[in-house]
Context: one part of a larger RNA
């Protein structure tokens, strides 16, 4: 000189993409910018440090020495970093062949249910509650049978299951599109990781325009309850919920856990895939097919438990919160305050950035 943290205490951007920047596999030769060594010069004197000397000692005075380090020049070293050069294949990617999936978009089709309409049958109630009432019904309800309309959502299968960057995705079929993963190891030959800025996506609610509106339902009206009841319960019911086009950009956007890479015990369950063995069939020595497994081995996911280790504890534990490296984001007492102000953005509602005084 460096130095702490971010699952729950303050703290991981909602997610991805991505420029600059930072970081970056293996080998050969060169280079000498960084790096290292040596020499010379310089960094005034005083001061300081140190070994002495002089005032009786000390303070004080005085003589010699003074590393390290910086800068400049010169001469060297070549392990590492940089730069150049020539290669390599294990990182990364491409190709080919398989494979699972509620991944996305569009079109089209289906059945169950609710509601409404028409018709039949049929008569006095129905509905609702803790109990009631408002409400509906003799202008024929409710119940029941047949027909029709329309909108929204897709029971069972369904699973700590699957897919997706996240938000999220669930009826069938077809078309278009994206990603993952396995196998072959053919090709390219470091093409990689992260990412300020920038860009894209982003539940619900809300906004604009045009449609649509079955059910549900903020607001609102009525009935109850109550001391009151701007509520909880009941009867109605408009925005909205749905579609198209465009805004908005926020959530306990959560695994409250940023991304990438390597390493570090197992056991059990599960999804998917490859391979071996087993099995079967045709068939005849080779080939093909399909299925099962209580099987074995490997890859990629999803869970439970748990050694070491970590943790304030809870707990985490090969999907790390363990051991390390690289890059980004963020935190620094509570309140004031996600407020004020300015700026950017939006039709608005708001959003983004974001203090201080004061106070404990």
């Nucleotide at each position: 000189c460096u130095g702490g943290g971010c699952g729950u205490a303050a703290a991981g951007c909602g997610u991805c993409u991505g420029u600059a920047g930072g970081u970056u596999g293996u080998u050969u030769u060169c280079u000498a910018a960084g790096u290292c060594u040596u020499a010379u010069g310089u960094u005034a004197a005083a001061u300081g440090u140190u070994a002495g000397a002089g005032c009786u000692u000390a303070a004080c005075u005085u003589u010699g020495a003074u590393u390290c380090a910086g800068c400049a020049u010169a001469a060297g070293a070549a392990a590492c970093u940089u730069g150049a050069u020539a290669a390599c294949u294990u990182g990364a990617g491409u190709a080919c062949g398989g494979u699972a999936g509620a991944a996305g978009c569009a079109a089209u089709a289906a059945g169950a249910a609710u509601u409404c309409c028409c018709a039949g049958u049929g008569u006095a109630g129905c509905g609702g509650u803790g109990a009631a009432a408002u409400g509906c019904g003799c202008a024929g309800a409710g119940c029941u049978u047949g027909g029709g309309a329309g909108g929204a959502a897709u029971a069972c299968c369904a699973g700590a299951a699957g897919c997706g960057a996240a938000a999220g995705c669930g009826u069938g079929u077809u078309g278009c599109u994206a990603g993952g993963u396995c196998g072959u190891u053919a090709c390219u030959g470091a093409c990689a990781c992260u990412u300020a800025a920038g860009g894209a996506c982003g539940a619900a609610a809300g906004c604009u325009a045009a449609g649509g509106u079955a059910g549900c339902a903020a607001a609102u009206g009525g009935g109850a309850u109550u001391a009151g009841a701007u509520a909880c319960c009941c009867c109605a019911g408009u925005a909205g919920u749905c579609u198209u086009a465009g805004c908005u950009a926020u959530a306990a956007a959560c695994g409250a856990u940023g991304g990438a890479a390597a390493c570090u015990a197992g056991a059990u369950c599960u999804u998917u895939u490859u391979u071996c063995u087993c099995u079967c069939u045709u068939g005849u020595u080779u080939a093909g097919a399909a299925u099962u497994a209580u099987g074995g081995a490997g890859g990629a996911g999803g869970a439970u438990u748990g050694a070491a280790g970590c943790u304030a504890a809870c707990g985490c534990g090969u999907u790390a919160a363990g051991u390390u490296u690289c890059c980004c984001g963020c935190c620094u007492g509570g309140g004031g305050a996600g407020u004020a102000u300015g700026u950017u953005u939006g039709c608005a509602a708001g959003a983004a950035u974001g203090a201080a005084a004061c106070u404990c």

Small-subunit ribosomal RNA, central domain from Dinophyceae sp. TGD, 360 nucleotides, folded computationally. Rfam family: Bacterial small subunit ribosomal RNA. The coordinates come from a structure-prediction model, not an experiment, and the mean pLDDT is 85. The full RNA is in RNAcentral, with records from ENA and SILVA.